[in-house]
RNA sequence: GUAUGUAAAAGGCAAAACUAGGGAAACUUAGUGACGCAAAACUAUAGGGUCUGAAAAGAUAGCCAGAUGUCAUC
Numbered sequence: 001g002u003a004u005g006u007a008a009a010a011g012g013c014a015a016a017a018c019u020a021g022g023g024a025a026a027c028u029u030a031g032u033g034a035c036g037c038a039a040a041a042c043u044a045u046a047g048g049g050u051c052u053g054a055a056a057a058g059a060u061a062g063c064c065a066g067a068u069g070u071c072a073u074c
Base pairs, nucleotide, nucleotide: 003073004072005071012037013036017032018031019030020029021028022027035062042066043065047064048063049060050059051058052057
């Protein structure tokens, strides 16, 4: 540097549900919690999808994507 994620180890994230707050809604913040995750870390400024909304617009990165990256193995 490239490829892979079977096993192990270190460290990490945290679905549903419940409680409290924010929002018209989607959804979101904090706590409890652990379904899962090798990028379930970051990006909604720029692509597609989905969701909310009468519209304007908003939400979603744990849908794809973008650019990076830990550990292990080859």
A computed fold for a 74-nucleotide RNA, annotated as c-di-GMP-I riboswitch aptamer.